[in-house]
Context: one part of a larger RNA
RNA sequence: CUGGGCGUAAAGAGUGCGUAGGCGGUUCCGUAAGUUCGGUGUGAAAUCUCCCGGCUCAACUGGGAGGGUGCGUCGGAAACUGCGGAGCUUGAGCACGGGAGAGGAAAGCGGAAUUCCUGGUGUAGCGGUGAAAUGCGUAGAUAUCAGGAGAACACCGGUGGUGUAGACGGCUUUCUGGACCGUUGCUGACGCUGAGGCACGAAAGCGUGGGGAGUAAACAGGAUUAGAUACCCUGGUAGUCCACGCCCUAAACGAUGCAUACUUGGUGUGGGCACUUCAGUGUGUCCGUGCCGGAGCUAACGCGUUAAGUAUGCCGCCUGGGGAGUACGGUCGCAAGGCUGAAACUC
Repeated sequence: CUGGGCGUAAAGAGUGCGUAGGCGGUUCCGUAAGUUCGGUGUGAAAUCUCCCGGCUCAACUGGGAGGGUGCGUCGGAAACUGCGGAGCUUGAGCACGGGAGAGGAAAGCGGAAUUCCUGGUGUAGCGGUGAAAUGCGUAGAUAUCAGGAGAACACCGGUGGUGUAGACGGCUUUCUGGACCGUUGCUGACGCUGAGGCACGAAAGCGUGGGGAGUAAACAGGAUUAGAUACCCUGGUAGUCCACGCCCUAAACGAUGCAUACUUGGUGUGGGCACUUCAGUGUGUCCGUGCCGGAGCUAACGCGUUAAGUAUGCCGCCUGGGGAGUACGGUCGCAAGGCUGAAACUC
């Protein structure tokens, strides 16, 4: 070292595309690299095993025989893997016909509400709290009507839908991606995974320019309190919004990598198809999304055809707690910092 694991104990990379590599459906023919059988050569001596002998025994030692992972070479076999060739259609893809959807991008439009400004009506309070005060108001507020601005889209709305993930919600138009169902027409293994790599990636943050209604870190004031650098109140700047460019993190969670196959059921719900009914009624089927549970699994909790069951392929990751996701080095970044990532020491 050949190990055991990764929902919650340490451990699934935030997500995808994909290079190398690993792995790969079915039939036939060939080949003989892997594989396998036999022959032969080699595998020095010492060592090791067995037998016999020598030192009084043993260790030690002399002789003989055997063994020896392996390697070379010759010949045989052809099931499996590989390689070459010819096919197949169930994996994969395409075509045609459909319906569903907050999937993405851009432009335009709409109504409710909030606030400020301008103008009209109107007069003494408004606001806020547990109670108050700061604050606003006779320079005319609050209330009410008309016009402009920014941001977000009530109801519908749903363990509903879409997307690889992050995420996506008013309406219309244009551009555009994917999935699903049906027909089995076409191609004929074109597939799975994926070290590096590339792309995307909430919020916050950064750069330049715009925008700024509401909200609101920081900040100021008023309260509360023993204090109150808070909770409550009145204000309020960055930010939140837009364009372009960065950052690259998260309880980026199903804390559960991807793909394929197999393994009792019940009951909701979304999309399609077929048959059926007076009736979107009922049944079947494919894809998705929930709940409850069987076997089995699990330390237990629980999971349970959307597996954490039974198996295979490939990748990532873990290996006692602290030190520490730190130091150092490298690399990326404008910075903030990210990625990679120890040790001493200590329990």

Record summary: This is a predicted structure of a 347-nucleotide part of an RNA (small-subunit ribosomal RNA, central domain) from a metagenome. Its mean pLDDT, the model's own confidence on a scale to 100, is 87. RNAcentral holds the full RNA, with entries from SILVA. Rfam family: Bacterial small subunit ribosomal RNA. Its family is annotated with ribosome and structural constituent of ribosome in the Gene Ontology. On this family, see Yusupov et al., Science 2001: "Crystal structure of the ribosome at 5.5 A resolution".